[in-house]
Molecule: small-subunit ribosomal RNA
Organism: uncultured bacterium
RNA sequence: AGAGUUUGAUCCUGGCUCAGAGUGAACGCUGGCGGCGUGGAUAAGGCAUGCAAGUCGAGCGAUGCCCGCAAGGGCAUAGCGGCAAACGGGCGAGUAACGCGUAGGUAACCUACCCCAAAGAGCGGGAUAACUUGGAGAAAUCCAGGCUAAUACCGCAUAUACCUGCAGGCGCGCAUGCGCCAACAGGGAAAGAUGGCCUCGACCGCAAGGUUGCUAUCGCUUCGGGAGGGACCUGCGUCCCAUCAGCUAGUUGGUAGGGUCACGGCCUACCAAGGCAUAUGACGGGUAGCUAGCCUUAGAGGGCGGUUAGCCACACUGGAACUGAGACACUGUCCAGACUCCUACGGGAGGCUGCAGUCGAGAAUCUUUGGCAAUGGACGAAAGUCUGACCAUGCGACGCCGCGUGCGGGAUGACGGCCUUCGGGUUGUAAACCGCUGUCCUGAGGAACGAAGGCCCUUGCUGCGAACAGUGGCAGGGGAUUGACGGUACCUCAGAAGAAAGCCACGGCUAACUCCGUGCCAGCAGCCGCGGUAAUACGGAGGUGGCAAGCGUUACUCGGAUUUACUGGGUGUAAGGGGCACGUAGGCGGCUUAGUAAGCCCCGCUUGAAAUGCUCCGGCUCAACCGGAGCAUGCGGCGGGGGACUGCUAGGCUAGAGGACUGGAGAGGCAGGCGGAAUUCCCGGUGUAAGGGUGAAAUCUGUAGAUAUCGGGAGGAACACCAGUGGCGAAAGCGGCCUGCUAGCCAGUAUCUGACGCUGAGGGUGCGAAAGCUAGGGGAGCGAACAGGAUUAGAUACCCUGGUAGUCCUAGCCGUAAACGAUGGACACUAGGUGUUGGCGCCGCAAGGUGUCAGUGCCGCAGGAAACCCGAUAAGUGUCCCACCUGAGGAGUACGGCCGCAAGGUUGAAACUCAAAGGAAUUGACGGGGGCCAGCACAAGCGGUGGAACAUGUGGUUCAAUUCGAUGCUACGCGAAGAACCUUACCCAGGCUUGACAUGCUUGAAGUAGGAACCUGAAAGGGCAACGACUCGUAACCAGUCGAGAACUUGCACAGGUGCUGCAUGGCUGUCGUCAGCUCGUGCCGUGAGGUGUUGGCUUAAGUGCCACAACGAGCGCAACCAUUGCUAAUAGUUGCUACCAGGCUCCGCAAGGGGCGCUGAGCACUCUAUUGGGACUGCCAGCGAUGAGCUGGAGGAAGGUGGUGAUGACGUCAAGUCCGUACGGCCCUUAUGCCUGGGGCUACACACGUGUUACAAUGGCGUUGACAACGCGCUGCUAACCCGCGAGGGCAUGCUAAUCGCUUAAACAACGCCCCAGUUCGGAUCGCAGGCUGCAAUUCGCCUGCGUGAAGCCGGAAUCGCUAGUAACGGCGGAUCAGCUACGCCGCCGUGAAUACGUUCCCUGGCCUUGUACACACCGCCCGUCAAGCGAUGGAAGCUGGGAGCACCCGAAGUCGGCAAUCCAACCCGCAAGGGGAGUAGCCGCCGAAGGUGAGACCAGUGACUGGCGCUAAGUCGUAACAAGGUAACC
Repeated sequence: AGAGUUUGAUCCUGGCUCAGAGUGAACGCUGGCGGCGUGGAUAAGGCAUGCAAGUCGAGCGAUGCCCGCAAGGGCAUAGCGGCAAACGGGCGAGUAACGCGUAGGUAACCUACCCCAAAGAGCGGGAUAACUUGGAGAAAUCCAGGCUAAUACCGCAUAUACCUGCAGGCGCGCAUGCGCCAACAGGGAAAGAUGGCCUCGACCGCAAGGUUGCUAUCGCUUCGGGAGGGACCUGCGUCCCAUCAGCUAGUUGGUAGGGUCACGGCCUACCAAGGCAUAUGACGGGUAGCUAGCCUUAGAGGGCGGUUAGCCACACUGGAACUGAGACACUGUCCAGACUCCUACGGGAGGCUGCAGUCGAGAAUCUUUGGCAAUGGACGAAAGUCUGACCAUGCGACGCCGCGUGCGGGAUGACGGCCUUCGGGUUGUAAACCGCUGUCCUGAGGAACGAAGGCCCUUGCUGCGAACAGUGGCAGGGGAUUGACGGUACCUCAGAAGAAAGCCACGGCUAACUCCGUGCCAGCAGCCGCGGUAAUACGGAGGUGGCAAGCGUUACUCGGAUUUACUGGGUGUAAGGGGCACGUAGGCGGCUUAGUAAGCCCCGCUUGAAAUGCUCCGGCUCAACCGGAGCAUGCGGCGGGGGACUGCUAGGCUAGAGGACUGGAGAGGCAGGCGGAAUUCCCGGUGUAAGGGUGAAAUCUGUAGAUAUCGGGAGGAACACCAGUGGCGAAAGCGGCCUGCUAGCCAGUAUCUGACGCUGAGGGUGCGAAAGCUAGGGGAGCGAACAGGAUUAGAUACCCUGGUAGUCCUAGCCGUAAACGAUGGACACUAGGUGUUGGCGCCGCAAGGUGUCAGUGCCGCAGGAAACCCGAUAAGUGUCCCACCUGAGGAGUACGGCCGCAAGGUUGAAACUCAAAGGAAUUGACGGGGGCCAGCACAAGCGGUGGAACAUGUGGUUCAAUUCGAUGCUACGCGAAGAACCUUACCCAGGCUUGACAUGCUUGAAGUAGGAACCUGAAAGGGCAACGACUCGUAACCAGUCGAGAACUUGCACAGGUGCUGCAUGGCUGUCGUCAGCUCGUGCCGUGAGGUGUUGGCUUAAGUGCCACAACGAGCGCAACCAUUGCUAAUAGUUGCUACCAGGCUCCGCAAGGGGCGCUGAGCACUCUAUUGGGACUGCCAGCGAUGAGCUGGAGGAAGGUGGUGAUGACGUCAAGUCCGUACGGCCCUUAUGCCUGGGGCUACACACGUGUUACAAUGGCGUUGACAACGCGCUGCUAACCCGCGAGGGCAUGCUAAUCGCUUAAACAACGCCCCAGUUCGGAUCGCAGGCUGCAAUUCGCCUGCGUGAAGCCGGAAUCGCUAGUAACGGCGGAUCAGCUACGCCGCCGUGAAUACGUUCCCUGGCCUUGUACACACCGCCCGUCAAGCGAUGGAAGCUGGGAGCACCCGAAGUCGGCAAUCCAACCCGCAAGGGGAGUAGCCGCCGAAGGUGAGACCAGUGACUGGCGCUAAGUCGUAACAAGGUAACC
């Protein structure tokens, strides 16, 4: 610090997601040690048990126990009494508040214990608990009688201080007031205990001693002060919702009173009617303890408030007071309620949000431990007691920190695993093995700090004291002691590598890759996305990466996110400028002078608790942790200083703004009047059959006279031309002419005022197109709805004929719009050019030129912008104010509020869903967009197909099998250029298993292997007699032996597979397309995709060429080079040829002579053959053209503009075709998916399609006769001649390995004849009979021949194919395959040999340019809405249920307060007493008052038959709305 994700790609906008840090965490897997921290976040749910607040006998009486003979001493404590129990500890429910934080105030206050100062403590009195007696009760507990003490209680005295009342004086203060001095009147205190002593006084006692007394200490009383603590008040700060906008009756203030420690409506009565200051957010709702701080962050911010610390609040829930210095009181009291427990049913008891522990709920949070040793607290004179505060310990990897699981050596790189191209690689120095060390561990030994103090004795100084007593303080000495942790930390010795590694990830982001399994399954996933048979993404394994006693996951916070933008964003088209104006609050504001000092700046003081943070230093071996010192922080307060800027006050100015005057333009507004054209209707005339309307029609009008035409009239609405990127207006909007009223604007003059200005809210007012609404008019034309006619599959539309609201006027509503420049207003600044409207000036006679102000357009610099574009009319550069935006959908919807007569408007969410939605531009593709061009694309022609029969292929069906593949063009006479067996891959049946075939290893066997015959069998195969082995070496030779090999056999590796995947592939092929395209280098342009070049003009068959041009060149294509054909020359001349010469044979002729036959000699002239050359290049001429490229015509020429034809197929497209040609990855079969064999099938047949053949006839058929080819093929072959057969064919035999011989008579054609328009002398299917040929074999299932039979068919619907010249059409010939043949197919050859092309509008295909696009799997695209189905969330709804809060009323506990008080009544008073009084009190009454009850509403939540839409969901239905001119431009 960024990254992934919208697209084919790009830039931008924008959301989503990730990497980081953190946590009181939880979950999964795993887990060695220690230190320091930390641990019930949910149910403020319920709690068993133990403990958590007592202490003082030096306040008091009493009782018990112990020691002692006793005196006496000691111990314990139920009660009275004192102090404490209001602290400490817990928790966060409530609380949005003076609760908290911060800074202040109290002249409005309180304060036990403690400290300081002053004064005092005199004299009396009556009770009561304990105890005892009696009684009630289950218990808790209570009642009555009697006795007694006090530092308990009471009275009196004293008190100058204190309090109250009220004069006076002095001083001070921010108002009320405060302080001091001080006269008078009134009021009001107390308690003793313990130690010591006998100096003084008194008493008791023989004495010792005791009491009083004195004295010390503690305690007590009053008052003043202090410290610490508390209370109250105030400024400022403190979350979300405005779909909470008004709230308030003790409410606001006053007077009086009450109350409190104290001010105060805190409370009460009366009076007034205010108050909140509420948009600077009152009131209401929701949420929440606040803070120091903690987390994050560059910072600013954002989030949080656990541990620690400060404050607050609470203590089962609600209420209340009592006691007290302090409470409305966590382990006190009373009442009510809920709950739990006990009960003898009459009544009682209880409150863990203390420590531990338990149940429950929950994803989840610990020991019913030790100790008061330390620190702190309560009480006590003290010892000491108490202390779940605290200190320790246990549990939990919950966190942070530290340590370890070893270190060094060790390569045949072991075994094993995994991978493999089979060579190897990797795990990996890793292990083994050798050496070493000892943290940790175990055992043993030693062993702390934390302890200071207190107590006892004692010394010195000192206070009090009469004191040498005693006691307080300070300093010192001595003594006996005090540790839960813990025999722990730490140290030493010994043993032993021994007990100690996992988790996650490995497609990209993001570091780390292979194999196997799986097969859109199982699963993964944070986002993008993986998985449909080769998954680095699932699961496992090996390996690798990361972190490590942890690692991952989940949840949450901040960050990244400048994605709420203060720092630090935007609003023409991405989300976003209010429809427009006037103007309120508010915000902002010209030049200048003086003052002031609120803002602002500086300095000082104060505050900002501690802890935390940072820096430095220090202590635990380090660190975490802890300690010390320093620093830092916002905000606030006080004082001083400054005076630029802002503000404020006072004054001045004229440049802003406004006024005046002089001119000016205009569809600015309102009202009244006037005008002509046109439409329609009415009346009349003329006139006759149509009119009207459309793509074409029809509905419609018209013989009752239309349309047309002429004249007249009526009525309503709108104002042609002028008219203009002209004018006016704030916008909406405004258009005939005239008049009146009226608003704004511009220019000029520089005369007046003197900042009077700008903006403008969710506060107000007005204006506001169209449609719509109310009422009343009006209604010509047009025209929703509606009706009819068409169109259509349908047509509730588009088109047509009609037509009502409405459109118009008046009055009033509505208040919206793509109300748009999709651009808020104002001011200033920042190059120009050009047009136009209005005004003014200057020059000019004028035309015109020039300057300036105000408008309105275009182009354009700088600049801006994602780009498009904007560019003085800014979207540039700045200032001010307002409005608005924050992913898409849900949704401008729901609910609520406000407005409206309604329609509806305005304000305006959420759940849920998605990983995008979008903007601009790019390249393509596409368009029922445009332009240019080409092609047998259409047109013009000729012949076909589609109808028939047959052949052939395919689909379908059938079948045991009908093997497989090919499937729009580009499958279908295609693979197949030959299915009776074979082929053959299919089916049935019978067999074989190292196999029909290859290579290697291995076992065995001489009468072995083999084995015609023979047996079995359909064959294959199996069995088997006779017979019976081979090659080489070994020796001199033969035989034999042995060895090797071959063959055989056994077993093993393996063979084999037309089994699967053409979507794993190679190769080859089809197609666009022989179309003219496809690219690259460098440069240039653009942020970029990309563009340019390759576009443009002309031209071409061509990206062919020329010219132009930010391009210049180049490559693959085009063309050419190659073959063939057309002309020609040279060379060559057999098997070819024969003009001349000669001969031979033969024919005609009497003969002369002539003809024929290349047959022979001879020849190579010609034809031909086949090799090398020539020839054609727009070269020449003319015209056109830019003088170019080229085009048109012409000459010459065998051939002319590529001469014809072929071969040749760019980058690429179709996951096109082929695993069944071969090759090849992977998968599958292995006595079978391999191999062999017999038979069957591929030839089936209701049908459908493609491709063909033959025809339907007379341009023909048939018969007879006659003529002319070329390409090819042939020895297992082609076969002459001759003979036989009607023929297919057969026989015999010859030539030819071919320019030699043969196939080989070409046919159409020509001549002659017949047929006479007929289902025929057309046509030949089908069937019968008889034959021929091939072959092992023609039944399924061949071809051919003869005779007979003689079907459909009389030229073919919609539709559709081929062909532009030696072409179509017609005719025959040859060949491959092949025994034969299904060939009518295919590939070639020659013969005969046309017609037509005006032209490019249309159909199809293609090329280039351009345009639109929501397409990019690219129009066979995309995509909308209803309906149907499933799922989800949500609105409405008769209602139902629950909740919190408020209001009214009823009831009214406890309790305070008030009243009464007949009950009771020791202390004081009167009284001898009885008794009375006073004071008080049980009880009763009253106000208030919790819970409870009743009632009416509002609010929130849940639920609800039914209902509304919404979202999501591979393959549902109907249509086709949008994207192209989307087929009616779209949209508001």